This is a predicted structure of a 327-nucleotide RNA (Bacterial RNase P class A) from Dialister hominis. Taxonomically the source falls in Dialister (Bacteria, Bacillati, Bacillota, Veillonellales). Model confidence (mean pLDDT): 75 of 100. RNAcentral holds the sequence, with entries from MGnify.

[in-house]
RNA sequence: AGAUGAUUGCGGGCCGAAAGGCGUGAGGAAAGUCCGAGCUUCGCAGGGCAGGAUGCCGGAUAACGUCCGGCGGGGGUGACCCUAGGGAAAGUGCCAUAGAAAAGGAAACCGCCAUCUUAGGAUGGUAAGGGUGGAAAGGUGCGGUAAGAGCGCACCAGCAGUCGGGAGACCGGCUGGCUUGGUAAACCCCAUCCGAAGCAAGACCGAAUAGGGAAGGGUUGAGGUUGCCCGCUGACCUUCCGGGUUGCGUCGCUUGAGCAGUAGAGUAAUUUACUGCCUAGAAAGAUAAUCAUCACCGCGCAAGCGGUACAGAACUCGGCUUAUUGA
Numbered sequence: 001a002g003a004u005g006a007u008u009g010c011g012g013g014c015c016g017a018a019a020g021g022c023g024u025g026a027g028g029a030a031a032g033u034c035c036g037a038g039c040u041u042c043g044c045a046g047g048g049c050a051g052g053a054u055g056c057c058g059g060a061u062a063a064c065g066u067c068c069g070g071c072g073g074g075g076g077u078g079a080c081c082c083u084a085g086g087g088a089a090a091g092u093g094c095c096a097u098a099g100a101a102a103a104g105g106a107a108a109c110c111g112c113c114a115u116c117u118u119a120g121g122a123u124g125g126u127a128a129g130g131g132u133g134g135a136a137a138g139g140u141g142c143g144g145u146a147a148g149a150g151c152g153c154a155c156c157a158g159c160a161g162u163c164g165g166g167a168g169a170c171c172g173g174c175u176g177g178c179u180u181g182g183u184a185a186a187c188c189c190c191a192u193c194c195g196a197a198g199c200a201a202g203a204c205c206g207a208a209u210a211g212g213g214a215a216g217g218g219u220u221g222a223g224g225u226u227g228c229c230c231g232c233u234g235a236c237c238u239u240c241c242g243g244g245u246u247g248c249g250u251c252g253c254u255u256g257a258g259c260a261g262u263a264g265a266g267u268a269a270u271u272u273a274c275u276g277c278c279u280a281g282a283a284a285g286a287u288a289a290u291c292a293u294c295a296c297c298g299c300g301c302a303a304g305c306g307g308u309a310c311a312g313a314a315c316u317c318g319g320c321u322u323a324u325u326g327a
Base pairs, nucleotide, nucleotide: 002294003293004292005291006290007289008288010025011024013022014021015020027310031321032320034319035318036317037316038315039198040197041196042195046230047229048228049227051194052193053192054191055190056070057069058068059067060066071085072083073082074081075080086189087188091187092186093183094182095181109130110129111126112125113124114123115122116121138156139155140154141153142152143151157179159176160175161174162173163172164171165170202251203250204249205247212241213240214239215238216237217236223233224232225231258277259276260275261274262273263272264271265270295308296307297306298305299304
């Protein structure tokens, strides 16, 4: 998120005996119904299991899966941008094809080395090098060795311990043995939170009153108690037959975690104080139509013509997401 005016209408409200008059009447998303609440009803308390959601730290808030500020990671020359980001050393699963091997004290296809040899190879050692792969058993270099190897050393990455800084996520130093593949948006584990259904919720008034018969089950427990169990409660339940009554009723319903302005606190989200304001509430669906002038955009030499999005309340708020013209 076109503006102003006029006329004719429509829904609420107020005034009026009436005719009529006055005033008011969609949105930033009213949408999707995806989160979080208020409110209402149900469940006698309570406990457990199952299930679901969230997942770095601190703050904001009624609350949140939202917002703000940070930390870590990634990207960018940079301003800056992105980020569902607990645990893979509790266990299980999976890692296609290729490859010797896709995972635990495990792996030898080629190559390298040693020994033997019938000279083809065999046995053993080896993860340096090659090859496969998205990923190959910490990386680079030096030493070392038969060849090699964290086997030793230096630096780097990671882990553990320790010291210091920070409110914390985390950051920095030192020491150590050298070391543990990836995947949890796979199951799972850990921590925190969660009862269910929704305003056609529901409450009240009015009308009519009545509950009757039959069969079956039931205090050895009917029925209720959210998905299940425990626990609690404690007399009805199911089926069939035949009947009575049923309003365009009132409330919920719009004054609310409300809106605007000023001042203060805070980096911010937000919050506090004061002042002012009242801003749709139907019952199936009002919020519209026409004309005039102006604004903007497009076309046109001009007169002029065409266009101005997405979409529309239904108990109410806080978010998120989606739609959308122009700037």